Context: one part of a larger RNA
């Protein structure tokens, strides 16, 4: 030196465990903000208060109601002082005060958490100072003023009301790649993906036929399943792909606009032609006719509607004044609806939920053992044998659990009440009306399965440009015939997506190199910056966390003692292997 046994060191694998995670189901929610948010800074505790939590100079809290019922004064984290509390504390819930400075930040500024202002009312003898209160900037509505420039308007100035800015994902609109497939590439693909805007909601878009497409047809719209990888598109490569129809989930249908009437306001025109009829009276800036503005009237495809006749039809008033009869108009009674769209705000009661809670059966004995929940032996409950503590493994020790109940006060839904809207019909005739730079063309794109194709529809840019029912689109070039349906205005719940958050439960999901990047941290580090980002869990049933003694430069470390069921459980749970030793056989 080497093998091999035995003891050791390091080292942390494995096992068990779980404070955290991952998935998933169901119910609630789906915002928050100029009344200052989301994040944050700086304070705040009797004692030395570093961090977390809480809170704001009323600073681990203050008031109020309720629930609870004996200790409390949060966590790390022991202690000393001191307080509160059955006149009900700590806690838990509603409700309300207060809430610094920064931040959309908004009086001005400014390197966030800072520095400087006006104005008003207060404290002060004054200056000053300080305290409370306002003071951004756009859009919109009134209103006041008001230039060049007479009117006006441009401008300015007040008040109200709105806006800013955060937020995971769903949504909707504007713009939009590339790697990469095509085994190269360029059209094509990836993909309208990712990105980046901008805008709403709880959702979101769409949606009440100018539709589908072939049936003797259906009847907004959304999702799903199928149709079907089917019909199709395609350097007919790679790929990329539909529709009706069927079966389902939901279900719901309305208002403009314009013809025509009314009023206001304004222009033009004009002098009495007017004030719905009649007769008198009276009034006249009337009256005609345009333009706008509001109200009525009305919204349809076996076309509708509107004027204008004509007939139905409960009652009452019926207007510049009398009288009288009938129209608009009005109201009553009658009937419909409704705030989840078609118009909108509330008040009352009532149930149901939800936000604190409450009651809640039933076990001893004895043996091992450090502990009983384990063995034994004998019992009980069970709408309760879901589960989780307790010194091993508990239905009956504890907390629960089945079930059964609870709200002063807020908040969700629901009803019913007040309460608020809304209401004539048929018929005949033509005079008017039925969404204009649209519809259609031509060009050039885009987007439909369709890549320019025979290419229709559906959108846009560009240029020409109709018709109003005797009309106007569609049905895949186009043209007839035939048929579906009425564009150029607008609203609409559900069924659908999503999961930041709350609450319940689940899991042939993980268990500390796994599971979240975190058993917590976006924190140490690391980078000017955008950012990037970790490692790190276990003593024990309980600290009973080793008083005292000794070694020793020593508060490191050991070695007596002592705890304890074990200390080779000592800052620790088992505690493998490489690797270091120590002793020892045996070879060399």
């Nucleotide at each position: 030196g080497g093998u091999g046994u035995g003891c050791g060191g390091u080292g942390g694998a494995u096992g068990c465990c779980u404070u955290g995670g991952c998935g998933g189901c169901a119910g609630g929610g789906a915002g928050c903000g100029a009344u200052g948010a989301a994040g944050g800074a700086c304070g705040u505790g009797g004692c030395g208060u570093g961090g977390c939590u809480g809170c704001g100079a009323u600073a681990a809290g203050c008031u109020c109601c309720g629930g609870g019922g004996a200790a409390g004064c949060g966590c790390u984290a022991a202690g000393c002082a001191g307080c509160u509390c059955g006149u009900g504390a700590u806690c838990c819930g509603g409700a309300g005060a207060u809430u610094u400075c920064c931040g959309a930040a908004u009086g001005g500024g400014g390197c966030a958490a800072c520095c400087c202002g006006g104005c008003a009312a207060g404290u002060u003898g004054a200056a000053g100072a300080c305290u409370u209160g306002u003071c951004a900037a756009c859009g919109u509505a009134c209103g006041c003023u008001g230039a060049a420039u007479u009117c006006a308007u441009a401008g300015g100035c007040g008040u109200g009301c709105g806006c800013g800015g955060c937020g995971a994902a769903c949504c909707a609109g504007g713009g939009g790649a590339a790697u990469u497939g095509a085994a190269a590439c360029a059209u094509c693909u990836u993909a309208g993906u990712a990105c980046c805007c901008u805008g709403a909601g709880g959702a979101a878009g769409a949606g009440a036929a100018a539709g589908a497409g072939c049936a003797u047809u259906c009847g907004a719209u959304u999702c799903c399943c199928c149709c079907a990888g089917u019909a199709g598109c395609g350097g007919c490569g790679a790929g990329c792909g539909a529709a009706a129809a069927g079966g389902g989930a939901a279900g719901a249908g309305c208002c403009c606009a314009a013809a025509c009437c009314a009023c206001a306001u304004u222009c033009g025109u004009g002098u009495a032609a007017g004030g719905g009829c009649a007769c008198a009276a009276c009034c006249g800036u009337u009256g005609c006719g345009g333009a706008u503005g509001u109200g009525g009237c009305g919204u349809c495809g076996a076309g509708g509607g509107a004027a204008g006749c004509a007939c139905c039809u409960u009652c009452c008033u019926g207007g510049u004044u009398g009288u009288g009869a009938c129209a608009a108009a009005g109201g009553a009674a009658g009937g419909g609806a409704g705030u989840c769209a078609a118009a909108a705000a509330g008040g009352u009661u009532c149930a149901u939920g939800g936000u604190a809670g409450a009651c809640g059966a039933g076990c001893c004995g004895u043996c091992u053992g450090g502990a009983a929940a384990g063995g034994c032996g004998g019992g009980c409950c069970a709408c309760a044998g879901a589960g989780c503590g307790u010194g091993a493994u508990a239905g009956c020790c504890g907390c629960g659990u089945a079930g059964u109940c609870g709200a002063a006060a807020c908040c969700a839904u629901g009803a019913a009440u007040u309460c608020u809207c809304c209401c004539g019909g048929u018929g005949c005739u033509u005079u008017c009306c039925c969404a204009a730079g649209u519809a259609g063309c031509g060009c050039c794109a885009g987007a439909c399965u369709c890549g320019u194709g025979a290419a229709a529809c559906c959108u846009g840019g560009u240029g020409c440009g109709a018709a109003u029912u005797c009309g106007g689109g569609g049905g895949g070039a186009c043209c007839a015939c035939c048929u579906c349906c009425c564009a150029a205005g607008g609203c609409u719940a559900a069924a659908u997506a999503u999961c930041u958050c709350c609450u319940g439960c689940c899991g042939a999901c993980c268990g500390a190199u796994a599971g979240c990047g975190c058993a917590u941290a976006g924190u140490a580090c690391c980078g000017u910056g955008a950012g990037g980002g970790a490692a790190a869990g276990g003593u024990g049933a309980a600290a009973a966390g080793a008083a005292c003694c000794c070694c020793u430069g020593u508060u490191a470390g050991g070695g007596g003692a002592g705890u304890g069921a074990a200390a080779u459980a000592g800052a620790c749970c088992u505690g493998a292997a490489a690797c270091c030793g120590c002793a020892u056989a045996c070879c060399u």
RNAcentral holds the full RNA, with entries from ENA. This is a predicted structure of a 588-nucleotide part of an RNA (large-subunit ribosomal RNA, domain I) from a Planctomycetota bacterium.